RNA sequence: UAUCAGUUUCAGGGAAGGUGCAAUUCCUUACUGGCGGUAAUGGGCGCACACACGUCGCCUUAGCCCGCGAGCCCGAAGGGUCGAUCCGGUGAGAUUCCGCGAGCCAACGGUAUAGUCCGGAUGAAAGAAACGAGUA
Numbered sequence: 001u002a003u004c005a006g007u008u009u010c011a012g013g014g015a016a017g018g019u020g021c022a023a024u025u026c027c028u029u030a031c032u033g034g035c036g037g038u039a040a041u042g043g044g045c046g047c048a049c050a051c052a053c054g055u056c057g058c059c060u061u062a063g064c065c066c067g068c069g070a071g072c073c074c075g076a077a078g079g080g081u082c083g084a085u086c087c088g089g090u091g092a093g094a095u096u097c098c099g100c101g102a103g104c105c106a107a108c109g110g111u112a113u114a115g116u117c118c119g120g121a122u123g124a125a126a127g128a129a130a131c132g133a134g135u136a
Base pairs, nucleotide, nucleotide: 001136002135003134004132006131007130008129009128010127015029016028017027018026030116031115032106033105034068035067036066037065042060043059044058045057046056063104064103071081072080073079074078085102086101087099088098089097108119109118110117
């Protein structure tokens, strides 16, 4: 350094008002976006350089592209199921960049119909980080 038992820690965000006997559920207007991958613009850092540019390397950048987890269903193993995007611009190339463009989506149980309240959940987990026996 690589590989790989094991251990530990971490691992989901968001609301006000109105109507009403009653709604944080309706209506109005807001707000939120798990993990991995992909990524040319943009942002940041490093090597080098007197400096800048450039080159090279690294990090970051998608709720609706690909996959996963969670959730839900089936007696277990395991399997099944599981939401949503277009337009314009640039360009060789973008559903990722740009536009104060226009839209859309969000398990189950409870309750006046819930992405935002309460509950399972001080849970589980994709995965992240640190440590690390052994092996090469």